[in-house]
RNA sequence: GCCAUCGUAGCUCAGUGGCAGAGCAUUGGUCUUGUAAACCAGGGAUCGUGAGUUCGAUCCUCACCGGUGGCU
Repeated sequence: GCCAUCGUAGCUCAGUGGCAGAGCAUUGGUCUUGUAAACCAGGGAUCGUGAGUUCGAUCCUCACCGGUGGCU
């Protein structure tokens, strides 16, 4: 330099054009002599950045940034 793939909550990941989700973690509560476990409730995301297509983009297109793998 070229090709492929990934980037979504603190972490691990879903989400193939129409309300952004789950598990774990975290906060409050119930229970307990107390802790853990269990149960109930809550908070937390400019969906890597910018532009384009579209009535509408996490999703499609382009460029860039970063990670991983491969080729030279």
This is a predicted structure of a 72-nucleotide RNA (transfer RNA) from Trichonephila clavipes.
The organism belongs to Trichonephila, within Eukaryota.
The coordinates come from a structure-prediction model, not an experiment, and the mean pLDDT is 83.
Rfam family: tRNA. It is annotated as a transfer RNA. About the family: Transfer RNA (tRNA) molecules are approximately 80 nucleotides in length.